Predicted 3D model of an 84-nucleotide RNA (c-di-GMP-I-GGC riboswitch aptamer) from a Chloroflexota bacterium. Lineage of the source: Bacteria > Bacillati > Chloroflexota. Of the family's consensus pairs, 95% are formed in the model. Its mean pLDDT, the model's own confidence on a scale to 100, is 87.
[in-house]
């Protein structure tokens, strides 16, 4: 530095409830375990998705503001240790 067997000690928590932001994707707590070795933490690149927004009457493209790190990928930090 690669990898993820087997195991020990933490850790997170996905649908669905409840509650509260939020106009929406969705954030947050609090119950809950589907799974996750980065399911830590970053929105830079692609995806997806959402706008009381702009766009030409309207809807699409297309802009511009946003979600998603549990869609991918980069960065970047980190616990264990059979094997290379």
């Nucleotide at each position: 530095a690669g990898c993820g067997a087997a195991a020990a000690g933490a850790g997170c928590a996905a649908a669905c409830c409840c509650a509260u932001c939020g106009u929406g994707a969705g954030g947050u707590g609090g119950g809950g375990a589907c799974g996750c070795a980065a399911a830590g933490c970053u929105a830079c690149g692609g995806g997806u998705c959402c706008u009381u927004g702009g766009g030409a009457u309207u809807u699409u493209a297309c802009c511009a503001g946003g979600a998603u790190a549990g869609c991918c990928g980069g960065g970047u930090u980190g616990c264990c240790g059979a094997c290379u």